Source information:
Small-subunit ribosomal RNA, 5' domain from an uncultured bacterium, 523 nucleotides, folded computationally. Model confidence (mean pLDDT): 81 of 100.
Context: one part of a larger RNA
RNA sequence: GAUGAACGCUAGCGGCAGGCCUAAUACAUGCAAGCUGAACGGUAAAUAUCUCAGCAAUGGGAUAUGAGAGUAGCGUAAGGGUGCGUAACACGUAUGCAAUCUGCCCUGUACAGGAGGAUAGCUCGGGGAAACUCGGAUUAAUACUCCGUAAGAUAUUGGUGGGGCAUCCCACAGAUAUUAAAGUCGCGAGACGGUAUAGGAUGAGCAUGCGUCUGAUUAGCUAGUUGGUGGUGUAACGGACCACCAAGGCGAUGAUCAGUAGGGGAACUGAGAGGUUGAUCCCCCACACUGGCACUGAGAUACGGGCCAGACUCCUACGGGAGGCAGCAGUAGGGAAUAUUGGUCAAUGGGUGAGAGCCUGAACCAGCCAUGCCGCGUGCAGGAAGACGGCCUUCUGGGUUGUAAACUGCUUUUAACGGGGGAUAAAACGCUCAUGCGUGAGCGAUUGAAGGUACCCGUUGAAUAAGCCACGGCUAACUACGUGCCAGCAGCCGCGGUAAUACGUAGGUGGCGAGCGUUGUCC
Numbered sequence: 001g002a003u004g005a006a007c008g009c010u011a012g013c014g015g016c017a018g019g020c021c022u023a024a025u026a027c028a029u030g031c032a033a034g035c036u037g038a039a040c041g042g043u044a045a046a047u048a049u050c051u052c053a054g055c056a057a058u059g060g061g062a063u064a065u066g067a068g069a070g071u072a073g074c075g076u077a078a079g080g081g082u083g084c085g086u087a088a089c090a091c092g093u094a095u096g097c098a099a100u101c102u103g104c105c106c107u108g109u110a111c112a113g114g115a116g117g118a119u120a121g122c123u124c125g126g127g128g129a130a131a132c133u134c135g136g137a138u139u140a141a142u143a144c145u146c147c148g149u150a151a152g153a154u155a156u157u158g159g160u161g162g163g164g165c166a167u168c169c170c171a172c173a174g175a176u177a178u179u180a181a182a183g184u185c186g187c188g189a190g191a192c193g194g195u196a197u198a199g200g201a202u203g204a205g206c207a208u209g210c211g212u213c214u215g216a217u218u219a220g221c222u223a224g225u226u227g228g229u230g231g232u233g234u235a236a237c238g239g240a241c242c243a244c245c246a247a248g249g250c251g252a253u254g255a256u257c258a259g260u261a262g263g264g265g266a267a268c269u270g271a272g273a274g275g276u277u278g279a280u281c282c283c284c285c286a287c288a289c290u291g292g293c294a295c296u297g298a299g300a301u302a303c304g305g306g307c308c309a310g311a312c313u314c315c316u317a318c319g320g321g322a323g324g325c326a327g328c329a330g331u332a333g334g335g336a337a338u339a340u341u342g343g344u345c346a347a348u349g350g351g352u353g354a355g356a357g358c359c360u361g362a363a364c365c366a367g368c369c370a371u372g373c374c375g376c377g378u379g380c381a382g383g384a385a386g387a388c389g390g391c392c393u394u395c396u397g398g399g400u401u402g403u404a405a406a407c408u409g410c411u412u413u414u415a416a417c418g419g420g421g422g423a424u425a426a427a428a429c430g431c432u433c434a435u436g437c438g439u440g441a442g443c444g445a446u447u448g449a450a451g452g453u454a455c456c457c458g459u460u461g462a463a464u465a466a467g468c469c470a471c472g473g474c475u476a477a478c479u480a481c482g483u484g485c486c487a488g489c490a491g492c493c494g495c496g497g498u499a500a501u502a503c504g505u506a507g508g509u510g511g512c513g514a515g516c517g518u519u520g521u522c523c
Stems, first nucleotide, its partner, number of pairs: 001522003005519005012376006018369002020334001025332003029329003034074003039071002046065008081287003091211007100204002105200007113147004123136005153178005159172005183192003213259003220250003225247008262284004266277004289310005312323004340366001342365003348362001349360004379410004389401005415460006424450001429444006467512005472493003478507005488495002
């Protein structure tokens, strides 16, 4: 000098930041991922309108609006959390993929003909304490299946021309075979979708060079081990896996083993070189009660999905079931120690939807904490009887506290009260016009959590606001009394055994100041 700090004493305000470093311990409760009726069958209660029967009460029917549940689609792989593991192509940097994939998005090209069987829901019935589950009948789709069509796609095949980095790649025109689709809304124009394919963008996967902690009181390690051939598997290369064959591969330039650890941008310090750290913010990685496994999908081996095993907790009618806060709050525990079971989707962003919209503990805000940094204030000027009091003293006196107080004048930051109070709102949306397409212009309206907050004006009145540590030397700042190697102090040297500037108290002084000091850690 620095700090995610803690402790002691003290404490007026604001702005900006930060806030479980320990038990990746266990979790009550609420919320954190839904959306779509313009994909689909269908619809309770209710409301409105019409209508039938009836004298009426009332009952029946139709149309429109209409929840939840269900099928289907997209999303749930993002966002958010944590740092257990990991010394590794995990990360950083630089390359390569003639060894790769990529939903939504953008730009092109081509296409969308026909048919079918189910199933949830609903309904009827059965089992179970529950979780849930079984059977019958029946129904729809952008769900599922089949047929047709089809190439610049895929596979095989021969030809011509070019290129490169071995394997090979590209272009051209061929042959044979294989493979697709879905509709909805709208009066309509059309809009949103669908299928195949080429390219782009984005994201991801794989490989490689170099860099990346400590220990030799760890010296040898290795059988899928190292390589080959042929396969399997994958989006893809590869002992990734398998069969066979060979006997290799790594190591004092430190293999193996053990310990420790997420990596980086960066942060702190330092003149630098370097040393230390990896909180907040950003990028990457890993993990989601522990271990394993796959399914779905463009993408997961999936935090708020599934299955199995285990530990733990809970429910039970004892037969069987349910759960996973390292999301936001919050609880217990641990600890020197770390906050509210808050508000809003107004903005930014995300999901979904044609859209209105809905959802969003992401985000934006507010609350708590001197945890840090920065700023402001606790008055200003005059004022000598140098007051009283305190302390010291050489004691009728003097010194000091000290212009300090009193007193006089002034100001009002702040405070209290009363008024005013903008920006964050751009719009998105709708209508009209223009435009080849992006889009642009005009008009019209709605929407602010923070918050009546920030800020501004006025009124009142010095009014509401100072402590902490030190004073032997290092080190700025000294006397008195008490104590008497006691009580105590102390970072080092060292003080204290009767005049202690070193202990305790008082007065005075010095330093910093809403803080001050101590402790821990790093330079």